[in-house]
Context: one part of a larger RNA
Molecule: small-subunit ribosomal RNA, 3' major domain
Organism: Ginsengibacter hankyongi
RNA sequence: UGACGGGGGUCCGCACAAGCGGUGGAGCAUGUGGUUUAAUUCGAUGAUACGCGAGGAACCUUACCUGGGCUAGAAUGCAUUUUGACCGUGGGUGAAAGCUCACUUUAUAGCAAUAUACAAUUUGUAAGGUGCUGCAUGGCUGUCGUCAGCUCGUGCCGUGAGGUGUUGGGUUAAGUCCCGCAACGAGCGCAACCCCUAUCACUAGUUGCCAUCAGGUAAUGCUGGGAACUCUAGUGAAACUGCCGCCGUAAGGCGUGAGGAAGGAGGGGAUGAUGUCAAGUCAUCAUGGCCUUUAUGCCCAGGGCUACACACGUGCUACAAUGGCGGAUACAAAGGGUUGCUACCUGGUAACAGGAUGCUAAUCUCAAAAAAUCCGUCUCAGUUCGAAUUGAGGUCUGCAACUCGACCUCAUGAAGCUGGAAUCGCUAGUAAUCGUAUAUCAGCAAUGAUACGGUGAAUACGUUCCCGGACCUUGUACA
Numbered sequence: 001u002g003a004c005g006g007g008g009g010u011c012c013g014c015a016c017a018a019g020c021g022g023u024g025g026a027g028c029a030u031g032u033g034g035u036u037u038a039a040u041u042c043g044a045u046g047a048u049a050c051g052c053g054a055g056g057a058a059c060c061u062u063a064c065c066u067g068g069g070c071u072a073g074a075a076u077g078c079a080u081u082u083u084g085a086c087c088g089u090g091g092g093u094g095a096a097a098g099c100u101c102a103c104u105u106u107a108u109a110g111c112a113a114u115a116u117a118c119a120a121u122u123u124g125u126a127a128g129g130u131g132c133u134g135c136a137u138g139g140c141u142g143u144c145g146u147c148a149g150c151u152c153g154u155g156c157c158g159u160g161a162g163g164u165g166u167u168g169g170g171u172u173a174a175g176u177c178c179c180g181c182a183a184c185g186a187g188c189g190c191a192a193c194c195c196c197u198a199u200c201a202c203u204a205g206u207u208g209c210c211a212u213c214a215g216g217u218a219a220u221g222c223u224g225g226g227a228a229c230u231c232u233a234g235u236g237a238a239a240c241u242g243c244c245g246c247c248g249u250a251a252g253g254c255g256u257g258a259g260g261a262a263g264g265a266g267g268g269g270a271u272g273a274u275g276u277c278a279a280g281u282c283a284u285c286a287u288g289g290c291c292u293u294u295a296u297g298c299c300c301a302g303g304g305c306u307a308c309a310c311a312c313g314u315g316c317u318a319c320a321a322u323g324g325c326g327g328a329u330a331c332a333a334a335g336g337g338u339u340g341c342u343a344c345c346u347g348g349u350a351a352c353a354g355g356a357u358g359c360u361a362a363u364c365u366c367a368a369a370a371a372a373u374c375c376g377u378c379u380c381a382g383u384u385c386g387a388a389u390u391g392a393g394g395u396c397u398g399c400a401a402c403u404c405g406a407c408c409u410c411a412u413g414a415a416g417c418u419g420g421a422a423u424c425g426c427u428a429g430u431a432a433u434c435g436u437a438u439a440u441c442a443g444c445a446a447u448g449a450u451a452c453g454g455u456g457a458a459u460a461c462g463u464u465c466c467c468g469g470a471c472c473u474u475g476u477a478c479a
Base pairs, nucleotide, nucleotide: 001479002478003476004475005474007473008472009471010470011469012468013467015463016462019426020425021424022423023422026317027316028315029314030313031312032311033310034308035307042053043052064303065302066301067300068299069298070297076126077125078124079123082120083119084118088103089102090101091100092099093098106117107116108115109114128292129291131290132289133288137286138285139281140280141279142277144275149188150187151186152185153184154183155164156163157162168179169178170177194269195268196267197266199237200236201235202234203233204232205231209226210225213224214223215222240263243257244255245254246253247252319419323378324377325376326375327374328373335366336365337364340359341358344355345354346353347352385416390411391410392409393408394407395406396405432455433454434453435452436451437450438449
């Protein structure tokens, strides 16, 4: 100087407390461990691994296993040999890859030899490796932590390591600001500048809008028209403790204060200092070294990554009446669409199929929002709760659904009556609850992830205690 203390002081955080809803019990989905296996590819492992890499494992992917094949090799360059084609078509063999046979068969310049181009082929040279080492590395990332810290120049103090500044008194979300002070300044962080959102104004009105006027329909901004409103998308205004009162030297704090759409950081996002964990990644990529080169490389078929006495994590669905079922009727936002989204009609109980139309989209379409509301029914039961499992029949995608897809219909109708010890999330448009969309994608194991809106709470006395962190101080046989 740090680190640590079941030392002290001050302070903060859904850290506790006060509340609400979960997990832990059940069934299933998914990941992991373990076991099994020819293989169940590899990585991630307290917090910071375990719906993680994977934002799509039937083939492919694919790295694993078994078997069949190739050896300058699957790609590209240069040089070189040979051929005139290559491509294509057909045959044999084969699971395919491959091997093999036959047919067909160049262009330009030139009389030709030949040259050039192109294609294949031979040889040579540069291959290849998801093989090892993340403890050789770059880059990227997690975490402490959006915590308020981390440093430098000059000066001063100390023999020196170092200290001072950065401590102290206040204040703040903040090393934020004020006052003081052997310090005076400065940098990286904080804040602000950026984006979305809440209000208003101006500009612009199509594909969006419809107040006034007119026409028209079974109905609809449907048409003429309008530029008001909504909205769209560009520019600006607006919030600063600016004003008032009280407290304070000041910074600032307090107020059911005024005004205001918004009030003291208005609400969210992006943004992550110096460093810590030899944290993670050689399998995104790049890269040193090592290893391999008729194989640890490459091609192909089939299988595996989907196994199953068990254990754990994360979720979904429930155990019901604040509910289930049937019927009727409302109200969103944000996205996607030409290899696509499909109105509408017909068939089918349905998944879907056959026609048909619009749309490269504020125009057409996916699209029905669902909880909600109204009416009816069920009456506390393993039930009209719950849906697992199993049987049968179908639909769709795709060369192909056996291992191993999703969906539909009929039948079947397990466990489960609110969950031990323990444990998690959340402070407001939040929790809880309800649907919608997208990426990936032929299809889908999505209950995941990422966005979007609808309905919409309770509680916070307080900081004694648990956990983590910040500053000062003290002890130390630790570095």